[in-house]
RNA sequence: GCCUUGGUAGUGUAGAGGCUAUCAUGCAGGCCUGUCGAGCCUGCGACUCGGGUUCAAGUCCCGGCCAAGGCG
Numbered sequence: 001g002c003c004u005u006g007g008u009a010g011u012g013u014a015g016a017g018g019c020u021a022u023c024a025u026g027c028a029g030g031c032c033u034g035u036c037g038a039g040c041c042u043g044c045g046a047c048u049c050g051g052g053u054u055c056a057a058g059u060c061c062c063g064g065c066c067a068a069g070g071c072g
Base pairs, nucleotide, nucleotide: 001071002070003069004068005067006066007065010025011024012023018055026044027043028042029041030040031039048064049063050062051061052060
């Protein structure tokens, strides 16, 4: 330099054109308990950046950046 894959809450992860953006964990509050833990309930918190397509983009297209792998 070229090719492939990926980038989503603090962390891990699902999502494949119209979803309230999923689940777990975390954090806060509450319930329960003699106390702690476990369990249960509620809430908080995210789409890597720029452009394009579209009525509508996390999702499709182009480019940048970053990471991993392969080729030279």